RNAcentral holds the sequence, with entries from ENA. A computed fold for a 75-nucleotide RNA from Elusimicrobia bacterium RIFCSPLOWO2_01_FULL_60_11, annotated as transfer RNA. The coordinates come from a structure-prediction model, not an experiment, and the mean pLDDT is 80. Taxonomically the source falls in Elusimicrobiota (Bacteria, Pseudomonadati).
RNA sequence: GUGGCUGUAGCUCAAUGGCAGAGCUCUCGACUGUGGCUCGAGCGGUUGCGGGUUCGAAUCCCGUCAGCCACCCCA
Numbered sequence: 001g002u003g004g005c006u007g008u009a010g011c012u013c014a015a016u017g018g019c020a021g022a023g024c025u026c027u028c029g030a031c032u033g034u035g036g037c038u039c040g041a042g043c044g045g046u047u048g049c050g051g052g053u054u055c056g057a058a059u060c061c062c063g064u065c066a067g068c069c070a071c072c073c074c075a
Stems, first nucleotide, its partner, number of pairs: 001071007010024004018055001026042005048064005
């Protein structure tokens, strides 16, 4: 340099173009002599970034950034 994959909550990951979710973590409560376990509730998001298409975009298109993989060239 060329091609491909990945990027969504603090972490691990879902999500046919139509409400952005689950588990864990965290906070509060119940339970307990205390803690843990268990149960209930809650907090938490610029879907990497910037544009475009669309009534509507995490999803489709373009650009860009980061990580990973393969290949090519030079040394």

It matches the Rfam family "tRNA".